[in-house]
Context: one part of a larger RNA
């Protein structure tokens, strides 16, 4: 390589735009490069196959046949692929009315707790654990009331909810901006699907320049535990935790499930919508759920949101360490990231 394979054994790229590419709806006309027929040339010889024959057989060696899947040239043929042309509406895609929502940016407001300041009340304790202790307090703590700031995060509602391409998104609200779904079928007429490099996004930490820091809280520092305790428990605390701007580019980024069309029994919920309704039942379209037919499957299970049947493209896997390491390469301020081995064991 060819084969098989990717949920969980080895594997689907963190995600989405999209360029080359590959792949593509229904009808008619033409072309005749692909594809298929005819002929004709070529496709030396020798090897090889068959048939036969010469050395005493055999190797050898001679004669004859087919073949040499191939390519050139002509002569056709028009179903499929491709090219042209015209045309259609079921794919896709505007529109128009309506609907949804924690979708996303900026900005305005809000209560609860917390923390602290300052004042009042008040008097010996508070706090903390299994148990103390460090801590903190008569310079007056804890508690309690009153008022001011401060910062960060939004309790109930809240839910196998919703929304978003993924990360991830929840207190009100206001501009602004995306989007999706559902009716109408009026417009474009295949305008599509995928998508190597490539753009852009992409949680937590981090990092980088300035802010802010109220609670948590690595590092750190006591106090306890214990043989020891560089932990686990406790008091405290910097960095960070927030914000703005750049950077960084990974995660168990997870449905461990690429992406987009089709196809293939139900029944039971739910969330936005349209018919039909009567408050009971209901029909459909687009989400999320459970439970199952067939089928799949090593089994767990998965089962119209498939891991079942098929099809287009992509992306990845090939025995365990060695190793996501070394070594170039390319990105990063640096951490580090990406590409990615081999010797050697077993």
């Nucleotide at each position: 390589u060819u084969g098989g394979g990717u949920u969980u054994a080895a594997a689907g790229g963190g995600u989405g735009c999209g360029u080359a590419g590959g792949c593509g709806g229904c009808g008619c006309u033409u072309c005749a490069g692909g594809u298929c027929a005819g002929c004709g040339g070529u496709g030396a010889a020798a090897u090889a196959c068959c048939g036969g024959g010469g050395c005493u057989c055999a190797a050898c060696c001679c004669c004859g046949g087919g073949g040499c899947u191939g390519c050139c040239g002509u002569u056709g043929a028009a179903a499929c692929c491709g090219g042209a042309g015209c045309g259609c509406u079921a794919g896709a895609a505007u529109u128009c009315c309506g609907a949804u929502g924690c979708c996303g940016u900026c900005g305005g407001a809000g209560g609860a707790a917390u923390g602290u300041g300052u004042g009042g009340u008040g008097u010996a304790g508070c706090g903390g654990u299994g148990a103390a202790a460090u801590g903190c307090a008569u310079a007056g703590a804890u508690a309690u009331c009153a008022c001011a700031c401060a910062g960060a995060a939004c309790a109930c509602c809240g839910a196998u909810u919703a929304c978003g391409a993924a990360g991830g998104c929840a207190u009100c609200u206001g501009a602004c901006g995306a989007a999706u779904c559902g009716g109408a079928g009026a417009u474009u007429g295949a305008c599509g699907c995928u998508g190597a490099u490539g753009c852009a996004c992409g949680a937590a930490a981090g990092c980088g320049u300035g802010g802010g820091u109220a609670u948590c809280g690595a590092a750190c520092a006591g106090g306890a535990u214990u043989a020891g305790a560089u932990a686990c428990c406790c008091u405290g605390g910097u960095a960070g935790u927030c914000c703005a701007c750049g950077c960084u580019g990974u995660a168990a980024a997870c449905g461990a499930u690429g992406a987009u069309g089709a196809c293939u029994a139900g029944c039971c919920g739910u969330c936005g919508g349209c018919g039909a309704u009567a408050c009971a039942g209901u029909g459909u379209c687009g989400g999320u759920g459970g439970u199952c037919a067939a089928g799949c499957g090593a089994a767990a299970g998965c089962g119209a949101u498939a891991a079942g049947u098929c099809a287009u493209c992509c992306a990845c896997c090939u025995g365990g360490g060695g190793a996501g390491u070394a070594c170039g390469g390319c990105c990063g301020c640096a951490a580090g990231g990406c590409u990615g081995a081999a010797a050697c064991u077993c």